[in-house]
RNA sequence: CUCUGGAGAGAUCCAUUGACUUGGACGCCGAAGGCGCAAGCUCGACACCCCUUAGGGUAGUGGCGAGUCAAACGCUCAGGCAAAAGGACAGGG
Numbered sequence: 001c002u003c004u005g006g007a008g009a010g011a012u013c014c015a016u017u018g019a020c021u022u023g024g025a026c027g028c029c030g031a032a033g034g035c036g037c038a039a040g041c042u043c044g045a046c047a048c049c050c051c052u053u054a055g056g057g058u059a060g061u062g063g064c065g066a067g068u069c070a071a072a073c074g075c076u077c078a079g080g081c082a083a084a085a086g087g088a089c090a091g092g093g
Stems, first nucleotide, its partner, number of pairs: 001093005010026001012025004027081003033077001034075003040068005046062003049057003
């Protein structure tokens, strides 16, 4: 790249359109995309610890701050809510 499978949620209401077109209203979905976070790891100072009597020390530990940081978890910006299209992901080539 290609083939196959592939969920969820109003065929809602008002106006409009040739139109499932556009605008608005309320209610929803999460599996295009996007955004957020865990442990862990790294760094920093502080405390514990050691000597000293008021300064220093280096190994370890502790919590705190920052960075990094996953998802099918969360957010719903985007997208979607009959069919079609799209579709994370899975399998084949």
Background:
A computed fold for a 93-nucleotide RNA from Ferrimonas sediminum, annotated as Glycine riboswitch aptamer. The sequence was found by an Rfam model in a public genome assembly.